[in-house]
């Protein structure tokens, strides 16, 4: 000098997943904003729904085909990023998982939870174009 990794702190991103108080021996605790998701009338809606060989519902953008026959390929409903913000073009991506337990359509009142986890950049010149908007 050039290359890989960790910690702190910064910025940013995906998700409801953040802020803010109390506590902190017992603590892997609580508590209230704000977001998110569950059950739950009237009316409305349902020849639905079980058995008989098949159940059935939730979170979630992740659901459908096709080939293949060890698994993996292509696509595909639908989602994300693209650096103040919006739309649109181009451009890259991701298209999982897991939970209730024989039960639940909508659904005001009322009710119950959850606030995890994954990741990128960091000295770079402002991050790919174009309108518009906002600030300076």
């Nucleotide at each position: 000098c050039g290359g890989g990794g960790a910690c702190c702190g910064c910025c940013g991103c995906c998700u409801a997943a953040u802020c803010g108080c109390c506590c902190c021996c017992c603590a892997u605790g609580g508590c209230g904003a704000g977001c998110c998701g569950g059950g739950g009338a009237a009316c409305c809606a349902u020849a639905u729904u079980u058995c008989c060989u098949c159940g059935g519902g939730g979170u979630g953008a992740a659901u459908c085909c096709g080939c293949a026959a060890c698994c993996g390929c292509g696509g595909u409903a639908g989602g994300g990023a693209u650096u103040u913000c919006c739309u649109u073009c181009g451009u890259c991506c991701c298209g999982a998982a897991c939970c209730c337990g024989u039960c639940a359509g909508c659904u005001a009142a009322c009710u119950c939870g959850g606030u995890c986890g994954g990741c990128g950049g960091c000295c770079g010149a402002c991050g790919g174009a174009a309108g518009g908007a906002a600030u300076a």
This is a predicted structure of a 136-nucleotide RNA (c-di-AMP riboswitch aptamer (ydaO/yuaA leader)) from Actinoplanes lutulentus. Its mean pLDDT, the model's own confidence on a scale to 100, is 78.